[in-house]
RNA sequence: GCUUUCAACAUCCCCGUUUUCGGCCGGCGCACGCGCGCGGCGGAAACUGAAGGC
Numbered sequence: 001g002c003u004u005u006c007a008a009c010a011u012c013c014c015c016g017u018u019u020u021c022g023g024c025c026g027g028c029g030c031a032c033g034c035g036c037g038c039g040g041c042g043g044a045a046a047c048u049g050a051a052g053g054c
Base pairs, nucleotide, nucleotide: 001054002053003052004051005050006049007048016047017046018045019044020043021042023041024040025039026038027036028035029034
């Protein structure tokens, strides 16, 4: 350097960070057509770190 599996680290447990998508549930607004990523789940990308392999 490439690659695989991961999040050990965390003032109990769980939780790496950032960005993005808006599919599902909920929420809010509405001219009832829709709109808003607002909360949760989920997807994607980049990065940090751990342990293997080359």